[in-house]
Molecule: c-di-GMP-I riboswitch aptamer
Organism: Candidatus Desulfolinea nitratireducens
RNA sequence: ACUCGAUAAAGGCAAACCCCCCGAAAGGUUGGGGCGCAAUGCUGUGGGUCUAAAGCUGACAAGAAUCAGCUAAGAUUGCCAGGCCGCCGAA
Numbered sequence: 001a002c003u004c005g006a007u008a009a010a011g012g013c014a015a016a017c018c019c020c021c022c023g024a025a026a027g028g029u030u031g032g033g034g035c036g037c038a039a040u041g042c043u044g045u046g047g048g049u050c051u052a053a054a055g056c057u058g059a060c061a062a063g064a065a066u067c068a069g070c071u072a073a074g075a076u077u078g079c080c081a082g083g084c085c086g087c088c089g090a091a
Stems, first nucleotide, its partner, number of pairs: 004089002012037002017032002021028002035078001041084003045081003048076003055070005
């Protein structure tokens, strides 16, 4: 230095759930909480997944309303890859 990862040490993050606020929703956020995590640090770049306000199409003789279908420009890095960076050191 690389690989690897302890019932080690020092620290770190934080699922469900409850509360606050934002959002059409998915989801995010604040304070609790702690299932887990050695990249569960950063990055939505690729794939996947979630959502469908707006838009498009259809249903009704037509319009509106309503309902249904499609669509990411929305979201997710705690789904998998890519990129960047990083603590400790038993075997």